This is a predicted structure of a 104-nucleotide RNA (SAM riboswitch aptamer (S box leader)) from Novibacillus thermophilus. Rfam family: SAM riboswitch aptamer (S box leader). Rfam's curators write: The SAM riboswitch is found upstream of a number of genes which code for proteins involved in methionine or cysteine biosynthesis in Gram-positive bacteria. The source organism's lineage runs through Bacteria, Bacillati, Caryophanales, Thermoactinomycetaceae and Novibacillus. Of the family's consensus pairs, 94% are formed in the model. Model confidence (mean pLDDT): 82 of 100.

RNA sequence: UUCUUAUCCAGAGAGGGGGAGGGACUGACCCUAUGAACUCUCGGCAACCAGCCGCAACGGCCCGGUGCCAAUUUCAGAGGAAUGGUUCAUUCCGAAGAUGAGAA
Numbered sequence: 001u002u003c004u005u006a007u008c009c010a011g012a013g014a015g016g017g018g019g020a021g022g023g024a025c026u027g028a029c030c031c032u033a034u035g036a037a038c039u040c041u042c043g044g045c046a047a048c049c050a051g052c053c054g055c056a057a058c059g060g061c062c063c064g065g066u067g068c069c070a071a072u073u074u075c076a077g078a079g080g081a082a083u084g085g086u087u088c089a090u091u092c093c094g095a096a097g098a099u100g101a102g103a104a
Base pairs, nucleotide, nucleotide: 001104002103003102004101005100006099007098008097013042014041015040016039017038021031022030023029025077026076027075028074043069044068045067048065049064051061052060053059073096079093080092081091082090083089084088
């Protein structure tokens, strides 16, 4: 990097360095000098994998491996379906993305 698969309306921040950007992409809308990205320390959330407990569960625990800690994945987004209605709304599938696990 590609493929398969599961999940994505819950949850969780302080300080030091750093200096203007960030929220994947496009549009919108936001965050940001009351300090963005990035980085270090400590803390926390969660429970995918591992481990442990348990007769078992789509159960419990959390010392390990990831992940995460503004806003539903911030909202909408190719294409399709249903309903109501008219060239729009709602819902579902899906697309795109993120993360885990497995494979090439």